[in-house]
RNA sequence: GCCGAAGUGGUGGAAUUGGCAGACGCGCGGGACUCAAAAUCCCGUAUCCGCAAGGAUGUGUGGGUUCAAGUCCCACCUUCGGCA
Numbered sequence: 001g002c003c004g005a006a007g008u009g010g011u012g013g014a015a016u017u018g019g020c021a022g023a024c025g026c027g028c029g030g031g032a033c034u035c036a037a038a039a040u041c042c043c044g045u046a047u048c049c050g051c052a053a054g055g056a057u058g059u060g061u062g063g064g065u066u067c068a069a070g071u072c073c074c075a076c077c078u079u080c081g082g083c084a
Stems, first nucleotide, its partner, number of pairs: 001083007010026003019067001027045006046057004060076005
């Protein structure tokens, strides 16, 4: 230099024929149980604004297509693999 794969909450990882983003687990916070703990069970857990009701933003970055994009197209960044 060329070809290919991957990038999603704090973390692993779903969502793949374009149609509710974050299922499920780990971690964390609160609670139940216990004399106390462990284990187990229940609830919560992206960011910002707001007293609240609620609103806005968010899938590596920036654009594009579409009524609608994590998903399709273009450029770039990072990591991994292959070829030279």